A computed fold for a 1395-nucleotide RNA from an uncultured prokaryote, annotated as small-subunit ribosomal RNA.
RNA sequence: CUUAACACAUGCAAGUCGAGGGGUAACAGGAACUUCGGUUCGCUGACGACCGGCGCACGGGUGAGUAACGCGUAUGCAACCUACCUAUUUGCUUAGACAUAGCCCGAAGAAAUUCGGAUUAAUAUCUAAUAAUAUAUUUUAAAGGCAUCUUUUUAAUAUUAAAGCUUCGGCGGUUGAAGAUGGGCAUGCGUAACAUUAGUUAGUUGGUAAGGUAAUGGCUUACCAAGACAAUGAUGUUUAGGGGUUCUAAAAGGAAGGUCCCCCACACUGGUACUGAGACACGGACCAGACUCCUACGGGAGGCAGCAGUGAGGAAUAUUGGGCAAUGGGUGCAAACCUGACCCAGCCAUGCCGCGUGCAGGAUUACAGCCCUAUGGGUUUUAAACUGCUUUUAUACGGGAAGAAAAGGUUUCGUUUUGGAAACACUGACGGUACCGUACGAAUAAGGAUCGGCUAACUCCGUGCCAGCAGCCGCGGUAAUACGGAGGAUCCAAGCGUUAUCCGGAUUUAUUAGGUUUAAAGGGUGCGCAGGCGGGAAGAUAAGUCAGCGGUGAAAUCCUGUAGCUCAACUACAGAACUGCCGUUGAACCUUUUUUUCUUGAGUUCGGUUGAGGUAAGCGGAAUGUGUAGUGUAGCGGUGAAAUGCUUAGAUAUUACACAGAACACCAAUUGCGAAGGCAGCUUACUAAACCGUUACUGACGCUGAGGCACGAAAGCGUGGGGAGCGAACAGGAUUAGAUACCCUGGUAGUCCACGCCGUAAAAGAUGAUUACUCGUUGUGUGCAAUAUACUGUACGUGACUGAGCGAAAGCAUUAAGUAAUCCACCUGGGGAGUACGUCGGCAACGAUGAAACUCAAAGGAAUUGACGGGGGCCCGCACAAGCGGAGGAACAUGUGGUUUAAUUCGAUGAUACGCGAGGAACCUUACCCGGGCUUAAAUAGAGCAACACUUCGGUGUUAGAUCGAGAGAUUGACUUAAAGUUUCGCAAGGUGCUGCAUGGCUGUCGUCAGCUCGUGUCGUGAGAUGUUGGGUUAAGUCCCGCAACGAGCGCAACCCCUAUUCUUAGUUGCCAGCGGGUAAUGCCGGGGACUCUAAGGAGACUGCCAGCGUAAGCUGUGAGGAAGGUGGGGAUGACGUCAAGUCAGCACGGCCCUUACGUCCAGGGCUACACACGUGUUACAAUGGCCAGUACAAAGGGCAGCUACCGGGGAACCGGAUGCGAAUCUCUAAAGCUGGUCUCAGUUCGGAUUGAAGUCUGCAACUCGACUUCAUGAAGCUGGAAUCGCUAGUAAUCGCGCAUCAGCAACGGCGCGGUGAAUACGUUCCCGGGCCUUGUACACACCGCCCGUCAAGCCAUGGGAGUUUGGGGUACCUGAAGUCCGUAACCGCAAGGA
Repeated sequence: CUUAACACAUGCAAGUCGAGGGGUAACAGGAACUUCGGUUCGCUGACGACCGGCGCACGGGUGAGUAACGCGUAUGCAACCUACCUAUUUGCUUAGACAUAGCCCGAAGAAAUUCGGAUUAAUAUCUAAUAAUAUAUUUUAAAGGCAUCUUUUUAAUAUUAAAGCUUCGGCGGUUGAAGAUGGGCAUGCGUAACAUUAGUUAGUUGGUAAGGUAAUGGCUUACCAAGACAAUGAUGUUUAGGGGUUCUAAAAGGAAGGUCCCCCACACUGGUACUGAGACACGGACCAGACUCCUACGGGAGGCAGCAGUGAGGAAUAUUGGGCAAUGGGUGCAAACCUGACCCAGCCAUGCCGCGUGCAGGAUUACAGCCCUAUGGGUUUUAAACUGCUUUUAUACGGGAAGAAAAGGUUUCGUUUUGGAAACACUGACGGUACCGUACGAAUAAGGAUCGGCUAACUCCGUGCCAGCAGCCGCGGUAAUACGGAGGAUCCAAGCGUUAUCCGGAUUUAUUAGGUUUAAAGGGUGCGCAGGCGGGAAGAUAAGUCAGCGGUGAAAUCCUGUAGCUCAACUACAGAACUGCCGUUGAACCUUUUUUUCUUGAGUUCGGUUGAGGUAAGCGGAAUGUGUAGUGUAGCGGUGAAAUGCUUAGAUAUUACACAGAACACCAAUUGCGAAGGCAGCUUACUAAACCGUUACUGACGCUGAGGCACGAAAGCGUGGGGAGCGAACAGGAUUAGAUACCCUGGUAGUCCACGCCGUAAAAGAUGAUUACUCGUUGUGUGCAAUAUACUGUACGUGACUGAGCGAAAGCAUUAAGUAAUCCACCUGGGGAGUACGUCGGCAACGAUGAAACUCAAAGGAAUUGACGGGGGCCCGCACAAGCGGAGGAACAUGUGGUUUAAUUCGAUGAUACGCGAGGAACCUUACCCGGGCUUAAAUAGAGCAACACUUCGGUGUUAGAUCGAGAGAUUGACUUAAAGUUUCGCAAGGUGCUGCAUGGCUGUCGUCAGCUCGUGUCGUGAGAUGUUGGGUUAAGUCCCGCAACGAGCGCAACCCCUAUUCUUAGUUGCCAGCGGGUAAUGCCGGGGACUCUAAGGAGACUGCCAGCGUAAGCUGUGAGGAAGGUGGGGAUGACGUCAAGUCAGCACGGCCCUUACGUCCAGGGCUACACACGUGUUACAAUGGCCAGUACAAAGGGCAGCUACCGGGGAACCGGAUGCGAAUCUCUAAAGCUGGUCUCAGUUCGGAUUGAAGUCUGCAACUCGACUUCAUGAAGCUGGAAUCGCUAGUAAUCGCGCAUCAGCAACGGCGCGGUGAAUACGUUCCCGGGCCUUGUACACACCGCCCGUCAAGCCAUGGGAGUUUGGGGUACCUGAAGUCCGUAACCGCAAGGA
C1' cells in the first nucleotide's frame, strides 16, 4: 500500500440517561446489632446487569461492482415522506387493566446458551373516555390551472390521542398547522472503445382493472392489442466509480481523477427481510457458501475496504504513541461520560519553502605536491599560512508564551416569566516547545553528476573492435577530448544523478490547422433512396443567430489585492472569474420554416447536323486450310546454322472446281462515338445520345451521393453447338554446363456462337463529380451566320506550345496540378500483408471486408554529379586489318614459383612482379645457417699519459682535412678554438628487428591521354549548372564562329638539348686544295684555313607565297622555292588525380621491440640445391647457308694497380721483352659486305649441348663455385599445338663495336654506337584501351557494384499434436434455505389479534 476488495493475532474506534422503572452485584459514607471475627439496613453518594427512552442510517474506510438517470448540469412532483430543531402556532394531557424482564427457586449443557416455577414495576403494553382546520365518504358555491385536476368554502356521517418525573425552578407526552433540514421519484442535455458485435425484445411496448408503495409507474397480476428499440449505432463484448479539479499546452486540445470537497456504490461471498422518522444497516439479525478458531465431537464462535499493528504479495509506502486542552458529534436539566472524528507528537531529504557551513585583507601568484611541457612556462592559487571582523546555526546556562473563551460555580444586578448583564476564581495533550537573553569560539556542518555534437565544461596515461560506453548520431582494430584512471574544468547544491509515466515540441489525426499526377492516398464506371449543400425579388415567422435582464453555476482550487506566522512555503479575508445551463423581454441583416412571385440554373417543344454508339437479321470479296481432278518431278519446309516434320503410295509448285470457319487490307488520321469497359467490310430494321439554330412553355423542378441497384477488358467456370487459322498444357528437334525457356516442327483446352456465372486489370490522364472566374499563339473534327470561293466570327469537342500562378521538383497551365464553392471516396513510416481469423458473395477458381504478434531505422519521390551498360552517336591509338620478324616445340643461360635444406637471407606478384632491387654472391659483399669469441667501433663530457720524423738520446724539426664564400685565375676569407693517439669511467651507442595501413622523399601505371579547375556574373529552394555544351577544325579544351557569359590558372604547343643545311669566328693534337721540301710509303716537314672536321655564335620553316574549297579557323595540291613543308626526325619535359600501388633493405623519420644480444668479430657453409611449372633471352634446325683464303668501309666510348704499338716464344688462351700515351697526338677496334674456292640436302663440313684429357689467366684461395684455350666427344633439334608478342622508315630485320660494374667472372643481361637496310596500311565492321556528347540506373567501396532464394548453426515469436485437466457463459430440467405475501385448523390471547 499505485500490488492481494489477500488473510488477520492483540488493543482501542458508540454509547448515554437513576430528573422513566423495579431495584442494589461492586465501591464509599452513614445507622443498627455484635461473640469484635463480622452481620443487617438501599438510608445516602452512586450504580454492574435488567425493563424503558434516544442514539447506533452520523462520523471514519475502500473503489470491487456499475457504461447506468450512476454522475454532471438544468428543470419538474397538481404523484411524495421527513425523528430531533423553531422566543412559529392549535387544542389536549382523563379513567382503568393484564403481563414481562430483573430478583428468588429449580433444571439441561464442556461451552455458547437455553428451559421450567413463583413473584414484580414503569415514560413498556392494552382497554375506555373526549376531540378537529386530522383522515375517509357524500355534498354547496367560487376561483385557478397543467390532461388526470388544484385551492378556498358549506353541510352531514363515520373513525382516531396521550405519560409521567421533579430538588417545584422545570423537563416531558399527545393532536393538528407552518417553517427549516434531510431524502424519494420523474425528465431534457452531456458522459469510453470495438460494426471482424446488425438486428434485439414476451412483462417485451401500450391499454383496461386490481394489488402494492410515503409516492408515480409493468413495480406486480389478470385480460386485450402487437407493438417497442435500432445505421443520429439498438443488442452484444471489453474497459471504467463520476464530478469540482490536477498536470501539460499560445490556444484548441491531450492525459489523469492520489490528498481536500460533493455524489454514488460496497462492507468475507451471495440472498433475505426485521426494527425504525430514516437501513434492506461496516463494528445489528436470519439462511446458504468458502475460510479461520474453540470443542467433552453432541455443538458453538468470527468478519480491520475504522486507528495502530502482523503475515503475504511487491521495486515500494510510517507508531500496536499522547490528549479530549481546542473544533465537532451522541446522550443527559446539568455536572458529566463517550468520541483512533479531531488536535498533537513520532518515522521518511517524498515534495515545497527558508537558513547555514563564514566575511574582508593577504603574492616573489612562495615552497611542497600533482599535471602538462622541456627555452621555460602553466595549473591547483587569494586558495592556504598570516592579520582583522562577525556569531545565523551548534553547544552551555537562564527566562519563557499565544492558542482560553465559554459552559458550569460563587457574588452582584436585572426581568411579569423564561431568557439576560457584570465581576471573580477554575481549565493546555502539544511543552519548558516556539521565542528571548547571556557565554563561547571559525569554532559544529558538502556532496552528486557531467566535460565528442545536441549541451556549459580538455589534457595526459592505460587499453587496443578487447575491456567497455551509449538518450540520438555514434566511440573503441597502438598516438581515444566518447572506454578506465588522474589532473583540471563546468552545472546544480542538502541534494545530485538514473529509471518509469503523462503532456509538449508533433500542423506527425490537421475544429483552429494537413493531404491524395509521380512520395501513403480518387472508388473500374454510371443511376439513384436517405443525408449534406443549393439561383433572383417581396411578405410573414422567430428555430438557429445577436442583445438586455433574472436564476443558477456549492465551498476549496486558479488569478488579483490586502493581512497573519521574523521572511517564504502555508493560511485567512475581500474581489474577480467559473468562457456553462435554464428562464424571460426584445432585434430581424443572414440561415431555417412558410406564402406570393421571377427567369438567368435545370428541363420540354420545333427545325437541322454528326458519328467504328448499341441490338438483331441478311449479304460480300481477298487470304488460309481441306477435298477432288489435271500438269509436273525431287525435293519441300525451316533456321544464326540445323534437325524433328512432309514427300516417288508423287509432296512443294501450278491450274480448275467445291467446302469450312474466323477476321475484315486499302480508306485510316495527332480522326470520330460512347459513362466506363469498349466500338471498324456492306445493307436493312429497331434503338440511345450529343451538338447547333430557334421561338414558345414549365418555373429551382438543381448538385453530390454512404448503403443499394445496374454495367463492367482478358483469362476462367457451367450447358449445348462450332472448330479454318492461331495456340497455354503436352510431344519431338535444336541451343546450352544444364534449358522443365527464348528458336523450329506438331498440337489439346481455349479463341468463335447461344444462354448463365465470375466481378477483377498498370480498369491509367496512375489526375472523383459539379459550378464560376482567370494572359496568349497555332492546328484539327462537327455545326451555324454573313459573304465572293479567300477570309472572319461564333458554339461544342479534340491536340501542340507558352505566360502569370501553383508545385519538393519533374512538370501543370481555360480539357489546371491556378483562384474559389459544394458533396462523396481515400491516406497517416517500411516489412509482416491485401496475409491470418471471422463474416458475406461464388459451382469452383476466387472476390469483398480486413488485423495482430514480431521485426527494421529506414522504405519512398523528384532532381544533381560521377561511375557503369553484351545503350546510341562522333573520334583516336601497331587497337584490329595489311605486312615483316619473333616467342610458345629443342638445348643452354638467367629470373620466379614449388620442393628440398641447418640455411637455401630479404623484398617485388594481373596489366604496372618474374636478365626486377643486383651497373656483376668463390672469401668479402651477406642481411641467412652451423660453430667459436667479445661487451663495445666512432662521436661527445671528465681524468691520466701528447704523437710523429731525425737523433749524438741532450734535443731539433714537422703536422692538416672537409664544407661554404669572393675572384677570370693565381690566390684569399670564414668556420678557427687548435686537433689527432692510448687507458679508464660515465652517459650512451648499435639493430638489413616490426609497422610502406603512421610518414618524408623517390618511383611505377592510367598517359604525353587532353584533359583538370578558378574568379566575377547569371540560372536553380538546393545539390549544382553555365563557362568546358553547340557548328566546324586540329596531334591537341589547337584555333574559328555562335552563345549569359566574360576572363584567368595548371596542362597542350613553344622556349631547352641532339640531329639534318648553311654562314661567321677560331685553326691544335684535327685537315691538306694550291706552293715548297722529303720518304720505299705515310700531313712526315715548311707552310696554309680553301675543304673535311672540331666548337662557339648566328641564319633558316612561318601555311610566309601560289591555285582550289571554306564566312573563318583551316584543309587539299606529284604546286613553286628550299637542305628540310605543314609538330622535319629524336630526346628531356608527365596537369588535377587514381591504385591505403611499390619501397622502413638506398636514405631520412614517428611509434613499438632487443641491449653479455634481435648488437659486434672470426672460420666454414649457404644465397649456385632439383621429380617439376612459368617468364625473359642466347644458339640453332641450315644453301639468301657452313667452312677456307683474300680484300674494303664506321661511329661512339675507354685507358697509368691502365691501354699497349713493335719484337720474340707458343698450335692457342697467353707469356717474356720493349716503346708511346693521363691521350682529336699513343693505344684498344669492326662484322655483315665484296672476290675466289669448297660442301650439295644428309641429323650433314648443319647444330653445338654434354663429357673426357691437357692447359692459360685472375686471385690469399677456383672442391662446393670462375672465365678462357686446345684436342677429343658430337645430345636434342629438320621451323614448332592451343594461344600469343614487337614493329609504320633510316623504322622492322640483320651485322658487328664500345662502356659501366669489375682482381677475375656466370654478360647470351643492361646502356650506348654506327654498318647494311625492307614490306604493308583497303579501311574502322569487329577485339583491347582511351576522349567528347547523349541515354538508362535500385550502383557511389561506384558492375570485381548491387542483389534474390534455399541450406547449415544459434536465437525470438507462433502453429500442429494421441490425449489429459480446468474456468466462464447460454438454454432445459431436478432438488430447494432463510425470508415476504395470501388463506386457514389445532394452539395462544378477556378481546383485538397472532400463528

The prediction has a mean pLDDT of 80. Rfam family: Bacterial small subunit ribosomal RNA. Its family is annotated with structural constituent of ribosome and ribosome in the Gene Ontology. The RNAcentral record of the sequence draws on ENA.